Notes: Model confidence (mean pLDDT): 78 of 100. A computed fold for a 378-nucleotide RNA from an Acidimicrobiia bacterium, annotated as Bacterial RNase P class A. NCBI's taxonomy places the organism under Bacteria, Bacillati, Actinomycetota, Acidimicrobiia. It is recorded under the gene name rnpB.

RNA sequence: CGAGCCCGCCGGACGGCCGCGGUCGGCACCCCAACCGAUCGAGGAAAGUCCGGACUCCGCAGGGCAGGGUGCUGGGUAACUCCCAGGCGGGGUGACCCGACGGAAAGUGCAACAGAGAGCAGACCGCCGAUGGCCAGGCCCCGCAGGGCCAGGCACAGGCAAGGGUGAAACGGUGGUGUAAGAGACCACCAGCGCCCCGGGCAACCGGGGUGGCUCGGCAAACCCCACCCGGAGCAAGGCCGAGCAGGGACAGGGUGGCCCGCCCGUCACGUCCCGGGUAGGCCGCACGAGGCACACGGUGACGUGUGUCCCAGAGGGAUGGCCGUCGCGGAGCCGGGAGGCUCCGUACAGAAUCCGGCUUACAGGCGGGCUCGCCCC
Numbered sequence: 001c002g003a004g005c006c007c008g009c010c011g012g013a014c015g016g017c018c019g020c021g022g023u024c025g026g027c028a029c030c031c032c033a034a035c036c037g038a039u040c041g042a043g044g045a046a047a048g049u050c051c052g053g054a055c056u057c058c059g060c061a062g063g064g065c066a067g068g069g070u071g072c073u074g075g076g077u078a079a080c081u082c083c084c085a086g087g088c089g090g091g092g093u094g095a096c097c098c099g100a101c102g103g104a105a106a107g108u109g110c111a112a113c114a115g116a117g118a119g120c121a122g123a124c125c126g127c128c129g130a131u132g133g134c135c136a137g138g139c140c141c142c143g144c145a146g147g148g149c150c151a152g153g154c155a156c157a158g159g160c161a162a163g164g165g166u167g168a169a170a171c172g173g174u175g176g177u178g179u180a181a182g183a184g185a186c187c188a189c190c191a192g193c194g195c196c197c198c199g200g201g202c203a204a205c206c207g208g209g210g211u212g213g214c215u216c217g218g219c220a221a222a223c224c225c226c227a228c229c230c231g232g233a234g235c236a237a238g239g240c241c242g243a244g245c246a247g248g249g250a251c252a253g254g255g256u257g258g259c260c261c262g263c264c265c266g267u268c269a270c271g272u273c274c275c276g277g278g279u280a281g282g283c284c285g286c287a288c289g290a291g292g293c294a295c296a297c298g299g300u301g302a303c304g305u306g307u308g309u310c311c312c313a314g315a316g317g318g319a320u321g322g323c324c325g326u327c328g329c330g331g332a333g334c335c336g337g338g339a340g341g342c343u344c345c346g347u348a349c350a351g352a353a354u355c356c357g358g359c360u361u362a363c364a365g366g367c368g369g370g371c372u373c374g375c376c377c378c
Base pairs, nucleotide, nucleotide: 001374002373003372004371005370006369007368008367009366010365012327013326014325015324016323017322018321020041021040022039023038024037025036026035043349047360048359050358051357052356053355054354055234056233057232058231067230068229069228070227071226072086073085074084075083076082087101088099089098090097091096102225103224107223108222109219110218124164125163126160127159128158131157132156133154134153135152137150138149139148140147141146172190173189174188175187176186177185191215193212194211195210196209197208198207199206200205238284239283240282241281247275248274249273250272251271253270254268255267256266257265258264291310292309293308294307295306296305297304298303328347329346330345331344332343333342334341335340
């Protein structure tokens, strides 16, 4: 200099004008509205709503079944499918990245296409044809028939699985012995598996030695088995207050009926008072929290502990906006010897609604730290 890997962070600033929401004050006996002033007012993802919790209500003796989830080991955490550290496997020259990573000798099942054969496999090409068979030949015994021996051919029976070929996968690899040809058939070494022992590690696991049969696997985000975890619904949860109307009750009065009046009884509900449930509506939940920042200590780390400091949106038709100016940042063009200047364009993704911890996804542009590989120079 070029190409990359990992981690952390920022994601416009200032001013003016107009506007919005919360809180407090002016405000005074109370409430409301308006006005004035002060103060606060989106995010790293507020998003997807995919996990985990807090909180609330309902349910619940205990255990099991069903169903769902998780799945190497150790740790962190309120908890997790998250995070950290380590192990193993895979990828990359490397920094580093990826992995639902328990069990396939409990059982059931699956494997397209190709291929001879794909589940206690198989013979297309090929090799052989020792043995049996067929063909023709030589020599010997021999009168013939018949027999014996020798070398050869065919590839009919049959043998083989080394080589070729198919496939993601074909029942260990290399060399030798052996054979008609061959084959873990046998031998040496290697690989793999099971068992035993030793050493290291908390563990996953790693290293070494011995031994056995000489040894075929894959798939469990297929059923399944094993271990562990899981009650349901969700802030429209839930709690408090509570008009009006309808309903119930009481009553001195009023209207009306029973009999002409009064008493009395009934009725209407005109009036007054009371009652519980609960609608509209209001308040709470609801913004001090597994909280932010700084420092110190412990820890490899995730994280924890302590001290100090800060208060940091909160609606319920749902605020957090718009315009202008200056600057910043990035890109392009032009001017300039250079420093630099001028013009134009761009400045993302998005936006709280009970809260918190994660994961995932979107994102103009930029900053910081650590590391790797290649080339060049000293």
RNAcentral holds the sequence, with entries from ENA.